The RNA shown here (Guanidine-I riboswitch aptamer) has 109 nucleotides and comes from uncultured Roseobacter sp. It matches the Rfam family "Guanidine-I riboswitch aptamer". Rfam's curators write: This family represents a conserved RNA structure found upstream of the ykkC and yxkD genes in Bacillus subtilis and related genes in other bacteria. The function of this family is unclear although it has been suggested that it may function to switch on efflux pumps and detoxification systems in response to harmful environmental molecules. It was read from a public genome assembly, where an Rfam model found it.

RNA sequence: ACGCAGGGUAUUUAGGGUUCCGCCUCCCAUCGUGAGGGUCUGGUCCGAGAAAUGCCGCCUGUGCAGCAAAUUCUGCACGGGUACACGGCGGGACAAAAUCCCGGGAGGC
Numbered sequence: 001a002c003g004c005a006g007g008g009u010a011u012u013u014a015g016g017g018u019u020c021c022g023c024c025u026c027c028c029a030u031c032g033u034g035a036g037g038g039u040c041u042g043g044u045c046c047g048a049g050a051a052a053u054g055c056c057g058c059c060u061g062u063g064c065a066g067c068a069a070a071u072u073c074u075g076c077a078c079g080g081g082u083a084c085a086c087g088g089c090g091g092g093a094c095a096a097a098a099u100c101c102c103g104g105g106a107g108g109c
Base pairs, nucleotide, nucleotide: 007056008055009054010053011052012051015046016045020043021042022040023037024036025035026034057082058081059080060079061078062077063076064075065074066073084104086107090102091101092100
C1' cells in the first nucleotide's frame, strides 16, 4: 500500500420527535366541532456497528448413528467460541426527529 472479513433476526433499553390518543390554552353555541402548544410527564410510533438478552447462522470439542470400512462426508445431542471498536460536518426517509440510513463512512489512534 492492497485484498478478504468482522453474520442475520426478535424483544427490550439509552435516546428521539409529534402522525394519532391523551393533556394544556383559545374561539364558538351545552353536546359537538375548530385553531394552537412537544420549552407537555405520558400511551401509539421510530430506535443503536461501537447497549442488553434470546433464537438462528458460522467455527470447534466429545459422544451416537448412517456405509464393507475409514482419520472423510452427512445428521443428531450435549458443551465451548463468535474478539476489538475514538469518530465529525453534511445529507436522506417517515408526520417529524434521533446514537435510524449514507456509516466499522471522512478523519483520527